[in-house]
Annotation
The prediction has a mean pLDDT of 78. The RNA shown here (Glycine riboswitch aptamer) has 91 nucleotides. It was read from a public genome assembly, where an Rfam model found it.

RNA sequence: ACGAAACACUGGAGAGAGUCAUUCAAUUGACCACCGAAGGAGCAAACCUCAUAUGAGGUGAAACUCUCAGGUCAAAGGACAGUGAUAUAUA
Numbered sequence: 001a002c003g004a005a006a007c008a009c010u011g012g013a014g015a016g017a018g019u020c021a022u023u024c025a026a027u028u029g030a031c032c033a034c035c036g037a038a039g040g041a042g043c044a045a046a047c048c049u050c051a052u053a054u055g056a057g058g059u060g061a062a063a064c065u066c067u068c069a070g071g072u073c074a075a076a077g078g079a080c081a082g083u084g085a086u087a088u089a090u091a
Stems, first nucleotide, its partner, number of pairs: 001090001007084005016032001018031004033072003039068001040066003046059005
C1' cells in the first nucleotide's frame, strides 16, 4: 500500500393493533388469514460417475422457490449497502 470475517456508527422492505378465551400486560393458549430480508430447506447451467441409446445417480448459486423456524402499529429484529477502525495474508 492493499484490506475479509467479526466489531462500531448510519440507512434498511413486506404482511391482521385479526377472532375467541386468558392475563397487570400487544401475557399465554386455540383458530383463521397473510409476509419473505435472520436462520433453515429445494434446484438450473455446468461438472463427475455408471450405463448405453439418450437413461440413472452424485456435486451444484441466488434477492428465485418453500415457509420448518421467524415475522405481520410502534419498539426490537432485519438480508443487504455505506462509512470507520482493524488482524492475517500478499506486495
Of the family's consensus pairs, 85% are formed in the model.